Predicted 3D model of a 79-nucleotide RNA (SAH (S-adenosyl-L-homocysteine) riboswitch aptamer) from Aquisalimonas sp. 2447.
The sequence is in RNAcentral, with records from Rfam.
Its Rfam family is "SAH (S-adenosyl-L-homocysteine) riboswitch aptamer". Rfam links the family to the GO terms regulation of gene expression and S-adenosylhomocysteine metabolic process.
The prediction has a mean pLDDT of 75.
[in-house]
RNA sequence: CCGGUUGAGGAGCGCUGCAACAGGCCUCGCCUGCCAGGCUCAGCCGGAUGCCGACUCUCACUAACGGCGCUACCAAGGA
Numbered sequence: 001c002c003g004g005u006u007g008a009g010g011a012g013c014g015c016u017g018c019a020a021c022a023g024g025c026c027u028c029g030c031c032u033g034c035c036a037g038g039c040u041c042a043g044c045c046g047g048a049u050g051c052c053g054a055c056u057c058u059c060a061c062u063a064a065c066g067g068c069g070c071u072a073c074c075a076a077g078g079a
Stems, first nucleotide, its partner, number of pairs: 001047009011071005018038001021033005037065001
C1' cells in the first nucleotide's frame, strides 16, 4: 500500500437517487429495481513493496467527517 474481516464514529422517520450491485435490452450504452457509513479510525488475517535487531521509556493522539427535511436524545446558554 492492496484485499478480506470485526468493531467504533449517539438513535430514529421521510425524500431524492450518484457510484456499486441485481435484472433486462436494440450492448460498452440504455432501461428498471435497489440504494445516503460507499468515508474515516482501530484490531485481526492474507498479499505486495520497502527497510533491516529486539526491548524499554517518553511525548502526542484517541478523532475528523457523512445530500435535504424532521423527531426526540445528549451538552451548553438564554427566556